[in-house]
RNA sequence: CUAACCCAUGCGGGAGAGUUCUCGCGAUUCGGCCCCACCCGGCCGGAAGCGUGAGACGCCGAAGGAGCAACCGCCCCGGAAUCUCUCAGGCACAAGGGACCGUGUGGGUUGA
Numbered sequence: 001c002u003a004a005c006c007c008a009u010g011c012g013g014g015a016g017a018g019u020u021c022u023c024g025c026g027a028u029u030c031g032g033c034c035c036c037a038c039c040c041g042g043c044c045g046g047a048a049g050c051g052u053g054a055g056a057c058g059c060c061g062a063a064g065g066a067g068c069a070a071c072c073g074c075c076c077c078g079g080a081a082u083c084u085c086u087c088a089g090g091c092a093c094a095a096g097g098g099a100c101c102g103u104g105u106g107g108g109u110u111g112a
Stems, first nucleotide, its partner, number of pairs: 002111012018057001020056007028048001029046006058091003064087001065085003071079003
């Protein structure tokens, strides 16, 4: 000086799967009653969608986790993934998370 690998970190990109059903709660809206000149306010009831919590079933795999080879090492046995499983996590939009890819910085190891 340059290259490769590993770790940390900044930036950019980054998929999949139910707006399913049931119940409770909340506000919106409608009607009735009470008060009132009216507005406002309070109570009761209904329907629809929205938000939220829980449960049930279904589904997804790219945080994590687990399992496996006719491959590799090999005495016993051990070792993997984007494969498989789905414990965890996730499933309208958004947010968040996100294996992996690119790139910058710092550190470590090795080689020329």